This is a predicted structure of a 1394-nucleotide RNA (small-subunit ribosomal RNA) from an uncultured bacterium. It matches the Rfam family "Bacterial small subunit ribosomal RNA".
RNA sequence: UCGUGCGUGAAAGCCUUCGGGUGAGUAAAGCGGCGAACGGGUGAGUAACACGUAAUCAACCUACCCUCGAGAUCGGAAUAACCACUGGAAACGGUGGAUAAUGCCGAAUGGCCCAUCCGGAUGGCAUCAUCUGGCUGGUAAACGGCGGCUUCGGCUGCUGCUUGGGGAGGGGAUUGCGGCCUAUCAGCUUGUUGGUGAGGUAACGGCUCACCAAGGCUAUGACGGGUAGCUGGUCUGAGAGGACGACCAGUCACACUGGGACUGAGAUACUGCCCAGACUCCUACGGGAGGCUGCAGUCGAGAAUCUUCCGCAAUGGGCGAAAGCCUGACGGAGCGACACCGCGUGCAGGAUGAAGGCCUUCGGGUUGUAAACUGCUGUCACGCUAUAGGAAUGCCCUGUCGUUAAUAGCUGCAGGGUUGACCAAAGCGAGAGGAAGCACCGGCUAACCCCGUGCCAGCAGCCGCGGUAAUACGGAGGGUGCAAGCGUUAAUCGGAAUUACUGGGCGUAAAGCGCGCGUAGGCGGAUUGUUAAGUCUCAUGUGAAAGCCCUGGGCUCAACCUGGGAACUGCAUGGGAUACUGGCAAUCUAGAAUACAGUAGAGGGUAGUGGAAUUUCAGGUGUAGCGGUGAAAUGCGUAGAGAUCUGAAGGAACAUCAGUGGCGAAGGCGACUACCUGGACUGAUAUUGACGCUGAGGUGCGAAAGCGUGGGGAGCAAACGGGAUUAGAUACCCCGGUAGUCCACGCCGUAAACGAUGUCAACUAGUUGUUGGGUAUAUAAAGAUACUUAGUGACGAAGCUAACGCGAUAAGUUGACCGCCUGGGGAGUACGGCCGCAAGGCUAAAACUCAAAUGAAUUGACGGGGGCCCGCACAAGCGGUGGAGCAUGUGGUUUAAUUCGAUGCAACGCGAAGAACCUUACCAGGUCUUGACAUCCAGAGAAUCUUUUAGAGAUAAGAGAGUGCCUUCGGGAAUUCUGAGACAGGUGCUGCAUGGCUGUCGUCAGCUCGUGUCGUGAGAUGUUGGGUUAAGUCCCGUAACGAGCGCAACCCUUAUCCUUAGUUGCCAUCAUUUAGUUGGGGACUCUAAGGAGACUGCCGGUGACAAACCGGAGGAAGGUGGGGACGACGUCAAGUCAUCAUGGCCCUUACGACCUGGGCUACACACGUGCUACAAUGGGCAGUACAGAGGGAUGCGAAGCCGCGAGGUGGAGCGGACCCCAGAAAGCUGUUCGUAGUCCGGAUUGGAGUCUGCAACUCGACUCCAUGAAGUCGGAAUCGCUAGUAAUCGCGGAUCAGAAUGCCGCGGUGAAUACGUUCCCGGGCCUUGUACACACCGCCCGUCACACCAUGGGAGUGGAUUGCACCAGAAGUGGCUAGUUUAACCUUCGGGAG
Repeated sequence: UCGUGCGUGAAAGCCUUCGGGUGAGUAAAGCGGCGAACGGGUGAGUAACACGUAAUCAACCUACCCUCGAGAUCGGAAUAACCACUGGAAACGGUGGAUAAUGCCGAAUGGCCCAUCCGGAUGGCAUCAUCUGGCUGGUAAACGGCGGCUUCGGCUGCUGCUUGGGGAGGGGAUUGCGGCCUAUCAGCUUGUUGGUGAGGUAACGGCUCACCAAGGCUAUGACGGGUAGCUGGUCUGAGAGGACGACCAGUCACACUGGGACUGAGAUACUGCCCAGACUCCUACGGGAGGCUGCAGUCGAGAAUCUUCCGCAAUGGGCGAAAGCCUGACGGAGCGACACCGCGUGCAGGAUGAAGGCCUUCGGGUUGUAAACUGCUGUCACGCUAUAGGAAUGCCCUGUCGUUAAUAGCUGCAGGGUUGACCAAAGCGAGAGGAAGCACCGGCUAACCCCGUGCCAGCAGCCGCGGUAAUACGGAGGGUGCAAGCGUUAAUCGGAAUUACUGGGCGUAAAGCGCGCGUAGGCGGAUUGUUAAGUCUCAUGUGAAAGCCCUGGGCUCAACCUGGGAACUGCAUGGGAUACUGGCAAUCUAGAAUACAGUAGAGGGUAGUGGAAUUUCAGGUGUAGCGGUGAAAUGCGUAGAGAUCUGAAGGAACAUCAGUGGCGAAGGCGACUACCUGGACUGAUAUUGACGCUGAGGUGCGAAAGCGUGGGGAGCAAACGGGAUUAGAUACCCCGGUAGUCCACGCCGUAAACGAUGUCAACUAGUUGUUGGGUAUAUAAAGAUACUUAGUGACGAAGCUAACGCGAUAAGUUGACCGCCUGGGGAGUACGGCCGCAAGGCUAAAACUCAAAUGAAUUGACGGGGGCCCGCACAAGCGGUGGAGCAUGUGGUUUAAUUCGAUGCAACGCGAAGAACCUUACCAGGUCUUGACAUCCAGAGAAUCUUUUAGAGAUAAGAGAGUGCCUUCGGGAAUUCUGAGACAGGUGCUGCAUGGCUGUCGUCAGCUCGUGUCGUGAGAUGUUGGGUUAAGUCCCGUAACGAGCGCAACCCUUAUCCUUAGUUGCCAUCAUUUAGUUGGGGACUCUAAGGAGACUGCCGGUGACAAACCGGAGGAAGGUGGGGACGACGUCAAGUCAUCAUGGCCCUUACGACCUGGGCUACACACGUGCUACAAUGGGCAGUACAGAGGGAUGCGAAGCCGCGAGGUGGAGCGGACCCCAGAAAGCUGUUCGUAGUCCGGAUUGGAGUCUGCAACUCGACUCCAUGAAGUCGGAAUCGCUAGUAAUCGCGGAUCAGAAUGCCGCGGUGAAUACGUUCCCGGGCCUUGUACACACCGCCCGUCACACCAUGGGAGUGGAUUGCACCAGAAGUGGCUAGUUUAACCUUCGGGAG
């Protein structure tokens, strides 16, 4: 689900004459049939014939459905429901009695069917298949159910039943091929592999069993481990591939976990049964129940995933004759921007470019036609109205064709009626109304400014931003990109030729096994025939549908749906082709090999022999050292070393020859002889006839060191001892010295085992050397030349290479095969396995971590690398500093303040060419607030000067004098005061925001550019090279040719001469004189203008015939004559915001301004730079000589007078070749001192003064008297100077009222030394190495300490999975045995069968 299989059979309600009727033979349970094995869910398991694809079953099954035959005869016994009794809390039962069937059973019949046996025919894939004849045996059923007619005899329709053949669809089994990782899983397997027989199954089969045999699988990856459902397809990609397997479709597996069977056509059954287990629930504690990986829904877990919706209207399924019933399949709706597609959030106009915002160079720009405003439209949402389509069937009614004896039934057709869960195209209405966000804006990558922040907060996909001007953080304005979405996170493919089949590499970047032999495998010479496996072609079948693609159609478009086509690159079968590859057969000689004759060789092994040297021993001679080193010492030696001579012993190694020479596969091999032995090469002939190449595994060889056993041991020599060196020295050096080195046998199996270059073959310019052969030519010989071959070297073309480089011995062009690589570290390590006596070797990861590691080349810089060269760089000299005292600057300390800056050279007598006040910036106190200073506005007053009082002063309060200039008579200019605000002001910060200026390398000779050329490029060349120079100076050479900034020169000064000019300068001649004083002179000096002069010009030599150098002449000067000014590209984030200027920040009754006083002058100490000395080349005293360059009016100031003196007084002269400062000093002459803390030295202190100044207390200079310190030439170390220089002597000036031992100048006197470039320092050029590039003040290694992360080990411990062995064992299936029981059948009635 079925009452159209069967027996039963209510109730409510309604009606009632109260009997009952109706409801109703309805609901319902039961027996029976069919279904429940479909549909729906999930992906745990499964690496498998599970899946995909193509085949096979001559080895099979199949309910319902279709079709074709044959048939359905006679009987029987039960049992549920039901009734009665009864157990249990329940679930669920028990006993007795009655009954039906399309339930069950017996017999008959048996065309077909099944089985045994005997045959025949045809065909075939090995078994056999199909058809057919005969004997024997075996197996059926529901005379049902519902109708019609009937003369009641029956006839007939539909449906169901039995049996058999066929079909369709479904399933089962078998096979070829295909699709994951791991060898740190290499051996696996006993029902295992096969056979015979049997059992079992629908069916083949070790599927199962007995027996027999010992097989089967595996490097083309067995077995094991890990992971996983498979496919059509999906995403990506140009493709080839890579990743994935949601939805949809096919298939498999599973259904709480595990096991099991039953029923059935079909299950070992999701919502059936039994058992075990875990869990949940009920219970009266005795016992029971359950299985959402169906649809919704709940809980939990989680970053995260929906409604306990509507309907069977459609499609489909089950049952039924049918109506119909069932269907969380399905059709729909709901939720979620999760995805795809479409639409909207308005459209048009609108400039004074409004306001506001933001920016600003303050002019403006931008937001921006954007808004406002004006006009228009009406999608979606909202409200209202009407309605299409999804509906076809089925059923009912009417009519009709066909079938039939029939008007019945059935079937078809036409008309009418009936069936909508859900969705909603359309029309009307209103009003711009309800509707825009997210990310980004440094580059990649489209889009920029302001503010805030200040290596903080933060950002970040990669590179990287942020430390006070952030387009990178945060905010804002603006912009860009997408848009109902936008970003982030996670994931896949791509880019990535970064696993390379398409499509990579291995000399140095990662990468050639240390080297042979050789197995499997891969590849393989020439000719002919055959075959047709590979290959090619045609055909057939298949390659599900959906999807993708093409082309039509339907929703207004699209997404979406749909028709057709193509495609599905595959597989199978058949036919054909035969060039190439393969198979088979035959032949060949060019590859390979063999035979013969020769050649060279440290090729290997064994045995023997030799000389030189070292050492030791013995003996002789002989005496004090030897030995060793940078220098020494340890060591040896008077017990006689070393040296030397003779002899002996012993071991090891083989000088010269010896050579990018030879041999060998590599490791490697070196005296000579003999024996044994491998390979190579050459020549000419003959033979075999592809016999070849490579080579995973395998196997052998394999330096040194090391190990085992036994020898040997001279020298050498790890370890070790001692001596040195050193901070130390477990090293380098020295003296000793043991393993070892040597031999035999056996291990080890590694090296920068390298040409960092696998083996083999072919091809592709040349030149040159060398080793071993051969041929030819000519030749007396030695030898030569040419050709050829096998090696071994150097260059080099093409080509290759990232470059370096390679280049017939390839890293060129190709072919064959093997090995190896895939970022650095971790790590060639751990674990596992194998090998080893051990040491260790071979194989070989991961976690974690970094954003690099690496190669080649380039430019610099650097080097205790090289070459060349220069410099007061060293050396050679002279004088200093470092010791003393003082001056001055700095550090430090102190302080109320000791203002600030400068800090290796290149800060420190520096800014400061001059701090008592001022300066002054600092401190204390007292004051001012539009201000001390500038501009603007208003008012008042001229300005200005004199003066009183208070006060420390600033300042405050007064008094008086004075009324100017211009005027259009309003006022204005200048100036002062008052007031308000704009503003002033800042020596406040940042020199790491800047300009300018400066220092420094360095007056070093360098630094660059254009064009060309070379290089992929960075870059190079030029600029390097040979010479030369002070010089990138010049010459020559040269793929460079030119040019610029530097060098040099031009400028100033100085040295010589000439011309011009002679006052204030000069004076030879002439006068005059005390005096160039005066006359005079221009000759000289000098002054200051202009010229000349020096250019390697001349000569000789060297050189390259050059540049140039050396020497010489002449000349005042000779090779840039001396000196100065002059400072390339750049370096040092060098110095300066306090000279000045200036961005930003900060202060504004103060960080501004004024005043008084103080401080910058402090003082345990340290340093720098100086002065004065320590004395006799000197000090003192006396006398006496000679400069240059400067300065001078608020000035220099003479003479004279006063004072010991500083100075005072005085006032001539002078704006200067005129006057003054102004006496130069050292020097010279004479004298004294006599080596002493002095007649040296002058600090310090006392006293007295002078001068300047408002003022010398803090805090000036000078003078006189007195005092008379340290200091007797200075440790380590260090500075300057090469000629009119050093040294030494004085003079002047700037600043300045005053105040230099400093600074800048001037002249006087006036040396020494330079062999030279080894060394120190600095610099230049070339070259070389480099792991450096903020560039050696670089980079970088390891331990330790602390914190953190990851991993390993770890006494162990817990869990999971798995192998082997053993024990126990539920349900269940099968078998055997026993007992009990039992309707059908048989019976001799006892029983038997079952």
The prediction has a mean pLDDT of 82.